[in-house]
């Protein structure tokens, strides 16, 4: 200088939720900059939107089939945020318990053991899957439980 193999430290987290160019504008700087709002581009993530295919429950008539008739019910996105059981309760909703099932816990995955959550919002009578096409969103909140395997990634380190 180069490879290998073994120490050591070190990396923030949920979430689609970044980045990086430009025009305006405000503050500021010797200089680099820092908000704001506006437009694009990457990427990342929702909806809607063909053919094919799939498309609720009950009743009763006939019939090989296709089918007729009547009753009841709105539906449908985004997210892990769902179900049963029992209580208080008129129903329903809320709440409280238990069982389940689902999400998260710090480079990644596996096991184990602890722990947290299981909310909230939107459309507005309408949307099933769906190529191609259209079109929205990048908000917000927070502070890092352990143990064992394997496996990367940085380093000005032994």
């Nucleotide at each position: 200088g180069a490879u290998u193999c073994g120490g050591c430290g070190c990396a923030g987290c949920c979430u689609a939720a970044a980045u990086c160019c430009g025009g305006c504008u405000u503050c500021g700087u010797u200089g680099u900059g820092a908000g704001g709002u506006u437009g694009g581009a990457u990427g990342c993530g929702g909806g809607g939107g063909a053919a094919c295919c799939a498309c609720a429950c009950c009743c009763g008539g006939a019939g090989a089939a296709a089918u007729c008739g009547g009753g009841u019910u709105g539906g449908g996105g985004c997210g892990a945020g769902c179900g049963g059981c029992a209580a208080a309760g008129a129903a329903g909703c809320c709440u409280u318990g238990c069982c389940g099932g689902g999400g998260c816990c710090a480079c990644u995955u596996u096991c184990a053991a602890g722990g947290c959550c299981u909310a909230g919002c939107c459309c507005g009578u309408c949307a099933g899957c769906u190529a191609a096409c259209c079109u929205c969103g990048c908000c917000g909140g927070c502070a890092u439980u352990u143990g064992a395997a394997a496996g990367g990634g940085c380093g000005a380190u032994c």
c-di-AMP riboswitch aptamer (ydaO/yuaA leader) from a Verrucomicrobiota bacterium, 158 nucleotides, folded computationally. Lineage of the source: Bacteria > Pseudomonadati > Verrucomicrobiota. Of the family's consensus pairs, 92% are formed in the model.